[in-house]
Background:
A computed fold for a 90-nucleotide RNA, annotated as c-di-GMP-I riboswitch aptamer. Its mean pLDDT, the model's own confidence on a scale to 100, is 85. It was read from a public genome assembly, where an Rfam model found it.
């Protein structure tokens, strides 16, 4: 250098919930807190998947509401693939 991911070491992230903030929501940030994780680091403009409909459109009607349909809204801790990396029994 490559591959592996059974060891230990230095560490590292942080589910559920709760607290307080943003958001129409999904969700997301700051604190507590540990379900798990060997990339649970980045990529959501690679590529499938999934939640969510503010606005926008259609329809309905009791005329200011309801329903549906759509991301430009998100999720890397759903999956594949890209980039980049800490340790080394082996």
């Nucleotide at each position: 250098u490559u591959g592996a991911c059974c060891a230990a070491a230095c560490g590292g992230c942080a589910a559920a919930c709760c607290c307080g903030g943003c958001g129409a929501a999904a969700g997301c940030c700051g604190g507590g807190g540990a379900c798990g994780c060997a990339a649970a680091g980045c990529u959501a403009u690679g590529g499938g998947g999934u939640c969510u409909a503010a606005a926008g459109c259609a329809a309905g009607c009791u005329c200011g509401c309801u329903u549906g349909c759509u991301a430009u809204g998100a999720c890397a801790g759903c999956c594949c693939g890209g980039c980049c990396a800490c340790c080394u029994a082996c």